[in-house]
Order: sequence, then structure tokens, then C1' cells
RNA sequence: GCGGGUAUAGUUUAGUGGUAAAAUAUGUCCUUCCCAAGGAUAGGUCACGGGUUCGACUCCCGUUACCCGCU
Repeated sequence: GCGGGUAUAGUUUAGUGGUAAAAUAUGUCCUUCCCAAGGAUAGGUCACGGGUUCGACUCCCGUUACCCGCU
């Protein structure tokens, strides 16, 4: 330099154009003499910039970071 892949909550991952989810973690409450376990509830997320579309995590282009291969 060329090609391919990945990027979603603090962490690990779902989500094939129509309200962004689960587990875990955190806060509050219930249960308990206390702890642990259990239950309820709340907050928190689509790497960045454009484009297509009535509507984009999703499709297209570019950038960034990481991984793999070729030279």
C1' cells in the first nucleotide's frame, strides 16, 4: 500500500427499514433480627461525519480504532 471483518448501557451480547432489548453491575423499596439469596422498580446505550428513505443500529459512501490475510 491492497483486501476482508468488528464497533450497541460500566461489562458481556441480541436486534435482516417501523417505540432500541436481555443478562450482569449500580441506586431505591419489599422480604429478613442482620447478611446472603429472592422479588419489584428506576437511571444509563447504537464509534464519528454525510447520503438514500415518510422513517436507518439496520442500506450506501467516507473517517477513526482494533483484528485477520496479501505484498
Molecule: transfer RNA
Organism: Patescibacteria group bacterium